The RNA shown here (Glycine riboswitch aptamer) has 107 nucleotides and comes from an Aggregatilineales bacterium.
Its mean pLDDT, the model's own confidence on a scale to 100, is 80.

RNA sequence: GCGAUCUGUCGGGGAGAGACCUCCCUAACGAGGCGCCGAAGGGGCAACCCGGUUGACCGUGCUUGGCCGCCGGUGAAACUCUCAGGUAUCCGAGACCCGCGGAUCGA
Numbered sequence: 001g002c003g004a005u006c007u008g009u010c011g012g013g014g015a016g017a018g019a020c021c022u023c024c025c026u027a028a029c030g031a032g033g034c035g036c037c038g039a040a041g042g043g044g045c046a047a048c049c050c051g052g053u054u055g056a057c058c059g060u061g062c063u064u065g066g067c068c069g070c071c072g073g074u075g076a077a078a079c080u081c082u083c084a085g086g087u088a089u090c091c092g093a094g095a096c097c098c099g100c101g102g103a104u105c106g107a
Stems, first nucleotide, its partner, number of pairs: 002106007010099004018034001020033004035087003041083001042081003049073005055068001057066002
């Protein structure tokens, strides 16, 4: 110097959805109410695979077995839920992408 993984309160890009109603003033903040969004975070599960089975079928002299069903386990996401968060501009510790830095590993 190269690659991979992890990470940073560093730089750049980055969507969606009511400037909703009421209290209480223009807004913001706070409280209550009714909608909506999915891209912080969080929850859920498909196939494959593994195990069990006193069920069906097949195979076998016997044993081991094969396959289907049922039960359980492992198991993803940008899918899904909408707990949390968000819902004009601004802002964003906004998934993800690029760059830079750090750590670990590899040839």
NCBI's taxonomy places the organism under Bacteria, Bacillati, Chloroflexota, Anaerolineae, Aggregatilineales.